The prediction has a mean pLDDT of 77.
A computed fold for a 91-nucleotide RNA from an Archangiaceae bacterium, annotated as Bacterial small signal recognition particle RNA.
Rfam family: Bacterial small signal recognition particle RNA. Rfam classes the family as a non-coding RNA gene.

């Protein structure tokens, strides 16, 4: 000094797993939201009032694939450290 290996610790990123998000699809007859056709109730009238159905969203739910974020690892490799060894040299 040079060549090749463990083993620790840090990082990085990839596999695996798990969890949230988005994207999708469903979606509370009434005890959810909103707008309320038809009728219903006030009212002399104008004119209000409550509101089922439809409609439209939300909560919930649900496979696949995609993409995101976040936890894990007796899974790989890579980078940089320190320890211990082999090897070439050379004093």
């Nucleotide at each position: 000094u040079u060549u090749u290996g463990g083993c620790c610790g840090g990082g990085a990123c990839a596999a695996c797993g798990c969890g949230g998000g988005g994207c999708c699809g469903u979606g509370a007859a009434c005890c959810c939201c909103g707008c309320c056709a038809g009728g219903u109730c006030c009212g002399g009238a104008a004119g209000g009032a409550a509101g089922c159905a439809a409609c439209g969203g939300u909560a919930g739910c649900g496979a696949a694939c995609c993409u995101u974020c976040g936890c894990g690892u007796g899974u790989g490799u890579c980078c940089c450290g320190g320890c211990c060894g082999u090897u070439c040299c050379a004093u």